[in-house]
Source information: A computed fold for an 85-nucleotide RNA, annotated as Bacterial small signal recognition particle RNA. Rfam family: Bacterial small signal recognition particle RNA. Rfam classes the family as a non-coding RNA gene. Rfam's curators write: The signal recognition particle (SRP) is a universally conserved ribonucleoprotein involved in the co-translational targeting of proteins to membranes.

């Protein structure tokens, strides 16, 4: 000097959390409820399907941050043993 456990930082992959795009209830969410129904002498009132909107669980996208796990990735440091001069 080489090699290497360990340590530090990074990289890659994965998981979770936070935030976020989108999606999302036939039937046991909310609102509005065409049509139709009930009620009233009438004016009106009542319940309320479809549709629509908003949303729950779930699914999904992305961003950055954080935590954890893994690694025959990288850099630095580098004991023992061993090897070279």
């Nucleotide at each position: 000097g080489g090699c290497u456990a360990g340590g530090a930082c990074a990289a890659u992959g994965g998981u979770g959390a936070g935030c976020u795009c989108g999606u999302g209830a036939a039937g046991c969410g909310u609102g509005u409820c065409a049509g139709a129904u009930c009620u009233g002498g009438a004016a009106g009132g009542a319940a309320g399907c479809a549709g629509c909107a908003c949303u729950a669980a779930g699914c999904u996208u992305g961003c950055c941050u954080c935590a954890c796990c893994a690694u025959g990735u990288g850099u630095c440091u580098g004991a023992a043993a061993u090897u070279u001069a």